[in-house]
Parts: sequence; structure tokens; C1' cells
RNA sequence: GCCCGCCUAGCUUAAUUGGUAAAGCAUCGCUCUUGUAAAGCGGAGAGUUCCGGUUCGAGUCCGGAGGUGGGCU
Repeated sequence: GCCCGCCUAGCUUAAUUGGUAAAGCAUCGCUCUUGUAAAGCGGAGAGUUCCGGUUCGAGUCCGGAGGUGGGCU
């Protein structure tokens, strides 16, 4: 320098191939316990890396930028 994949909650992943973002762990509260842990129940937490485009509607499609991983020279 060229090519390919991936960026969604603190972390790890989903989201029917366009119809309005779900779960596990962690965290907070409650129950239980002499107390802690475990277990059970409940809550809060992200508008999806950024900027544009297409569309009635974009996490999803298109272009560019950034980050990250890999391959080739």
C1' cells in the first nucleotide's frame, strides 16, 4: 500500500434478512439466614462508533470517516 470481517447496556451476545432493541453475567432493592454466600422475586441501565444518503419507516440497505482483528505484498 491492497483486500476481508467486526463495532448494540460495565462485560458477553441476540434482534425473523427493514416494522421501532431482547437476554445472560455484573449492579441495586426485597424475601430467606444469627450473619454471609447460595437460591427466589423485583428494579434500574443502551436507541446501536460518527457523518451523510435511500425509505412511510434503518441496528439491519448504500457512501464516507474512525476504531479493532486478520490476510497478502

RNAcentral holds the sequence, with entries from ENA and MGnify. A computed fold for a 73-nucleotide RNA from a Solirubrobacterales bacterium, annotated as transfer RNA. The source organism's lineage runs through Bacteria, Bacillati, Actinomycetota, Thermoleophilia and Solirubrobacterales. Its mean pLDDT, the model's own confidence on a scale to 100, is 82. Its Rfam family is "tRNA". By type it is a transfer RNA.